[in-house]
Molecule: Bacterial RNase P class A
Organism: Burkholderiaceae bacterium
RNA sequence: GAAGUAGCCCAGACAGUCGCUGGUGAUCGCGAGAUCGCGGGAGGAAGGUCCGGACUCCACAGAGCAGGGUGACGGCUAACGGCCGUCCGCCGUGAGGCGCGGAAUAGGGCCACAGUGACGAGCGUAUUCAGUUACGGUGAAACGCGGUAACCUCCACCCGGAGCAAUUCCAAAUAGGCACGCGAUGAUGUUGCUCGCGGAGCGUGCGGGUAGGAAGCUUGAGCGCCGAAGUAAUUCGGCGCCUAGAGGAAUGACUGUCAUGCUCGCCGCAAGGCGAGCACCACAGAAUCCGGCCUAUCGGGCUGCUUCACAU
Numbered sequence: 001g002a003a004g005u006a007g008c009c010c011a012g013a014c015a016g017u018c019g020c021u022g023g024u025g026a027u028c029g030c031g032a033g034a035u036c037g038c039g040g041g042a043g044g045a046a047g048g049u050c051c052g053g054a055c056u057c058c059a060c061a062g063a064g065c066a067g068g069g070u071g072a073c074g075g076c077u078a079a080c081g082g083c084c085g086u087c088c089g090c091c092g093u094g095a096g097g098c099g100c101g102g103a104a105u106a107g108g109g110c111c112a113c114a115g116u117g118a119c120g121a122g123c124g125u126a127u128u129c130a131g132u133u134a135c136g137g138u139g140a141a142a143c144g145c146g147g148u149a150a151c152c153u154c155c156a157c158c159c160g161g162a163g164c165a166a167u168u169c170c171a172a173a174u175a176g177g178c179a180c181g182c183g184a185u186g187a188u189g190u191u192g193c194u195c196g197c198g199g200a201g202c203g204u205g206c207g208g209g210u211a212g213g214a215a216g217c218u219u220g221a222g223c224g225c226c227g228a229a230g231u232a233a234u235u236c237g238g239c240g241c242c243u244a245g246a247g248g249a250a251u252g253a254c255u256g257u258c259a260u261g262c263u264c265g266c267c268g269c270a271a272g273g274c275g276a277g278c279a280c281c282a283c284a285g286a287a288u289c290c291g292g293c294c295u296a297u298c299g300g301g302c303u304g305c306u307u308c309a310c311a312u
Base pairs, nucleotide, nucleotide: 001308002307003306004305005304006303007302008301009300010299012258013257014256015255016254017253018252020041021040023038024037025036026035027034028033043283047294048293050292051291052290053289054288055163056162057161058160067159068158069157070156071155072086073085074084075083076082087101088099089098090097091096102154103153107152108151109148110147111146122145123144124143125142127141128140129139130138167215168214169213170212177206178205179204180203181202182201189197190196222241223240224239225238226237227236228235229234260279261278262277263276264275265274266273267272
């Protein structure tokens, strides 16, 4: 220098203007609310909803069957099908990568392909018998010997169900329910009152449920730095920090400067510098929370290691 391999990081910055959505303070208002100020406001995957947990409700003495899942050995963890280490097998010159890695004398099933053709062929032997015009990868018997469990199965271990639209609380109007009272000796309605008209419900209370509102809701297996133990995953200790909480669902738009990328021109031996134009972008949008896995992704950067070539 080229090619590769493993891992990690960024996902434009700042300022101004106009908005959106929560919080908070002040003023005004009886109240509903309004105005102004301050401060918060998407991701590395927020995604797929595949696996595991927290949490909530329901069920539950205990055991078993069925069903589902996992599967080398050891470790980590709240748990896992995740992660770490080691072994084994395969691939690669290598750094490394991949693994569908328990059991084949418990039992059953299956065993290619080629070939015009294989039915009842696992493979071998070709001893005997049968069959064929003749052979033999033919059939039966005999003897010897396998593979496959990602075919059923066996063994070990794990798994109750539903999910924040869980669940809980407050609670209109209308209708209906229950209790009490009044009512054909005319209630109620029409009306300010009386008459008149009309004619069977009316009043009060209680409780359930709906609309609506609130809680659950974000302080958590949390994040950053340092130290210790451990090969590592991880754990422990100290210090510091608070970092969306909407909810038919906010998190946006424009302008300027800088940065970045591309193209062109000029200068320069070169490294590079100056100027102009364009772009500022990919995948993608929180919805109870957390740990993983998988998938998508413009472009840029950093680190370890390997192979080859060259130079010293």